RNA sequence: UUUAAUUAAAUAGUAUUUUCUCAUAUAAUAGUGGUGAUAUGGACCACAAGUUUCUACCUGCUUACCUUAAAUAAGCAGACUAUGAGAGAAGUUUUUUAAGCA
Numbered sequence: 001u002u003u004a005a006u007u008a009a010a011u012a013g014u015a016u017u018u019u020c021u022c023a024u025a026u027a028a029u030a031g032u033g034g035u036g037a038u039a040u041g042g043a044c045c046a047c048a049a050g051u052u053u054c055u056a057c058c059u060g061c062u063u064a065c066c067u068u069a070a071a072u073a074a075g076c077a078g079a080c081u082a083u084g085a086g087a088g089a090a091g092u093u094u095u096u097u098a099a100g101c102a
Base pairs, nucleotide, nucleotide: 002102006099007098008097009096010095012093013092014091016090017089018088019087020086021085022084023083024082025081026056029049031047032046033045034044035043041066042065050057058078059077060076061075062074063073064072
């Protein structure tokens, strides 16, 4: 001085992956039909809404209500999914330094 792989550190970026937080959507909500249980009970299936929106639309507890019939109600707590923003980590790339090889 040149060369290709490797290791470590720093730096800047990143079309990628991932974690957390916040915000928006949606109220984990309400409508209809069918089936089913019955105070030790109150469930299941389907259809169509809701969202600049894919998916989901349940679980537990408490209280009330229904005197045996076909209908539940209120409250509290707990997610997933989509989008955006922020922070972190991983991978990858550029540059620099050191080691090391020829």
The RNA shown here (Purine riboswitch aptamer) has 102 nucleotides and comes from Haloplasmatales bacterium 4B. The model forms 100% of the base pairs in the Rfam consensus. The organism belongs to Haloplasmatales, within Bacteria. Its Rfam family is "Purine riboswitch aptamer". Rfam describes the family as follows. Riboswitches are metabolite binding domains within certain messenger RNAs that serve as precision sensors for their corresponding targets. Its Rfam clan is "Purine riboswitches".